This is a predicted structure of a 471-nucleotide part of an RNA (small-subunit ribosomal RNA, 3' major domain) from an uncultured bacterium. Its Rfam family is "Bacterial small subunit ribosomal RNA". Rfam links the family to the GO terms structural constituent of ribosome and ribosome.
[in-house]
Context: one part of a larger RNA
Formats: sequence, structure tokens, C1' cells
RNA sequence: UGACGGGGACCCGCACAAGCGGUGGAGCAUGUGGUUUAAUUCGAAGCAACGCGAAGAACCUUACCAAGUCUUGGCAUCCGGAUGACCGGAACUUAACCGUUCCUUCCCUUCGGGGCAUCCGAGACAGGUGGUGCAUGGUUGUCGUCAGCUCGUGUCGUGAGAUGUUGGGUUAAGUCCCGCAACGAGCGCAACCCUUAUCUUUAGUAGCCAGCGGAAGAAGCCGGGCACUCUAGAGAGACUGCCAGGGAUAACCUGGAGGAAGGUGGGGAUGACGUCAAAUCAUCAUGCCCCUUAUGAUUUGGGCUACACACGUGCUACAAUGGCGUAAACAAAGGGAAGCGAGCGUGUGAAUGUAAGCAAAUCUCAAAAAUAACGUCUCAGUUCGGAUUGUAGUCUGCAACUCGACUACAUGAAGCUGGAAUCGCUAGUAAUCGCGAAUCAGCAUGUCGCGGUGAAUACGUUCCCGGGUCU
Repeated sequence: UGACGGGGACCCGCACAAGCGGUGGAGCAUGUGGUUUAAUUCGAAGCAACGCGAAGAACCUUACCAAGUCUUGGCAUCCGGAUGACCGGAACUUAACCGUUCCUUCCCUUCGGGGCAUCCGAGACAGGUGGUGCAUGGUUGUCGUCAGCUCGUGUCGUGAGAUGUUGGGUUAAGUCCCGCAACGAGCGCAACCCUUAUCUUUAGUAGCCAGCGGAAGAAGCCGGGCACUCUAGAGAGACUGCCAGGGAUAACCUGGAGGAAGGUGGGGAUGACGUCAAAUCAUCAUGCCCCUUAUGAUUUGGGCUACACACGUGCUACAAUGGCGUAAACAAAGGGAAGCGAGCGUGUGAAUGUAAGCAAAUCUCAAAAAUAACGUCUCAGUUCGGAUUGUAGUCUGCAACUCGACUACAUGAAGCUGGAAUCGCUAGUAAUCGCGAAUCAGCAUGUCGCGGUGAAUACGUUCCCGGGUCU
């Protein structure tokens, strides 16, 4: 000077408390450990690994295993020689790649040659998801969006260092005020950025329809209009600006008015100096080491999907605030051309036949679902629950056996609210209800978004955990 203390003082945080809903028990999904295996590729490991890399393993992917095959190589540059092609198409062969044969078939030229392509040969080399993240760059997590971390000059101290940055108040904040051997400054805080909440104005199609007219009797469908909704540009608006009280006449705090919004209005992006030899050599780049007829390349099949078991994260339930049936209503945000696909027909259905429109505020995916109404069930392992299994199908795709999703009929398991323990959340939040997108041929209970309905509680800071300041 730091760090630490079951030392002290002060402060903060869903940290506790007060509440609401979960996990831990069941079935299934998914990740991991372990075990097994020819292989179950590799990485991630307390918080900060475990629905993580993976925004999607049938082949491919794929890195793993078995078997077959190649050796200047699938890919790059250079040298020598040959050919005029290469590409493309067809046949044979093979599990497939490989291999064999046939057809077709260059440009410029000063006629010397040159360009380009293929094949052969020689090596220099290519290649490596091989090792080392404890050699590295870059990127990322975490403490933590915590309020801190420093510097110049001056002063103090022999010096390490101190001061400033401490103190009294205050704040979400080293935020601001006052004081002070300090005076200033930088990186952080805040603001500037995006979005959302209100209004004005400009614009009015593909959006809208108040008033006027028409057609149809279903609909902004048409003329017309841009008032309203909305869309998307520009502005306004919130600043403790105003009032009262407190405070030190300060900073600021409490209450009020006006206002769509009030004291950072809500949300996001934004992550200081540093910590963890934290993570990543498998995104990429890269030093060194290693392989070079193999640790490289390629093909078929298998594996990554195994299963006594253990753990994490989820989904569905155990029912009446419910299940089922009938017929009604109301979103937002997105996607669409090898695409979205209306309508009509067929099918119980998944779907399918045909096919309009739409590169989309025009057409379409598209039905929102919880909710409300009516009916039924009457507390049961049930009209709860849906695992598992059988049969028959649909779709994608060369191909659904290992190993896809979905449909119909049948089957109808565990489960009656879950031990010790443990997690999330303070408001349009929790809880609950659907919708969309990326990846993607197909495959979503995951992820990322979107809206609908919509609570309870916070006395307080003694205690648990983490953090900050002074000592």
C1' cells in the first nucleotide's frame, strides 16, 4: 500500500423479509456424467459447464468407426513433355467412389510462335477439425451498469508512499453542494443514439370512410374525400420549470398544481482501470512441435439416437377457477418466388386434385387462443391424464430399417400437488393464453421476438448471500 477478519460504523441489491408461481415426486423431451461400444467425434466444468458451441446428426453435415480406393493429391504457384481440347452426353462395371469405351469438340498469329485447357513426369510443395488457449492475436464470459480507476503540477514524508479521492450533507451515481494544501485534468456516471407513451404539422396509396352520390343487397365494392384511424418525415413536449414546507439563504428532500407523461417517465444499445495463466489453436488468424503411400484425400455402410443408473434444464399433467361439444368476438409482430398459396372439388383426417392473386400497407400464410354464451359431465384413477403399444395411412426426400414429422382407429401406463432442499419475479411485472421468425427438403416441448388477459406483496434491514465507502 493492499487483501482478509465468525472487528466496528454507514449504504445498496428480489440479498433477506412480505407475497405469487415453480423445481425437487410422475411420464416424456433435451443436455451432461457414468457405463457400454468397432465408433458411441470434439470442446464447455461452482456461481460464470450441463435445451451450452449446435439458428435444426436419416445421406450430406461429420471431425468418429469398419471396409474399399488415391498418392504432387479435392485445392494454389512454378518446370519439362504430349495433345487440341476442356466441358457436355451415352454405354459397361462397382456397394459406391474409382475405372474402361464411344459421340461431340478451342482462340489469336507477323506462321516463328503465343494464350487457354487437359493429361503425363520430376520435385519444391499442397493438406491436417493433429498437439499446445500455460507461446499468441482476435473474440467472449464474469465481478458489474458495481461506482469506481487514475494522471499532471504543487505540498507533506529519509523512503515505500500520502494528499487530491478524506470530512459535513446529498444522490441511482467520485451526482451535486459546502469545507479543506491542494489546484486542475482524464477514463468511467449522466447526457448525446434507438424505441415506446401525448400533441401539432406535411403527405394520402396499396391504408381509412365522417359527410355526399352510385351499384350491389355480402363487402370501401365504385365515384369521391383525407375529417378520423393508420402509415412515416419534420417539429413541440419534462426542465425540479411553478407553488408550499423542510434544509445551512446550498446541494437536495417531502407534498401539491398543471399535464398524455414528474422528478433517470418505461424499455434497449452502451460495460472504466482491472480480476479469474477464466473460455476458445474446432469460426478465423498464428509461433513452435508433430504426420507426409498418411494424423492428408475420397466412397459405401454404420455411429454421434446405445442404457442398470445419477444430475441439470424444460414440456405435459394430476382436474370442476376444470374436461368435452356447439355456435360467436377481439391482436401485434413477422415471412413469402425452386415461395406464400385463396377459392372450388375429394378425403373422418394428415393431406390431395385443380387453380385465382401476389416480389406484396394491394395477394397470401391466417384459424388468434385464453375469454364470453349455451349444453353436458358430478369428484371417480373418472368424459381427468395422456405415456406405451398394435393396425392403416399422409408428406418431405435418391432413400424414413437402424433414425423423421404428422393423421385416423384401437390401446389407456405412471400420476390424486410432490422429503430434505432449492429457483424466478416489484407492474403491464409474475402468472397464464395463443401467434410469428431464424435455422430448415423434412424435423421445435428449444431459442429469439410479438401481442391478449392480468395479480399479490414490500413492516422493515436483526439475520443469510454479494457489493461499495471510511476505520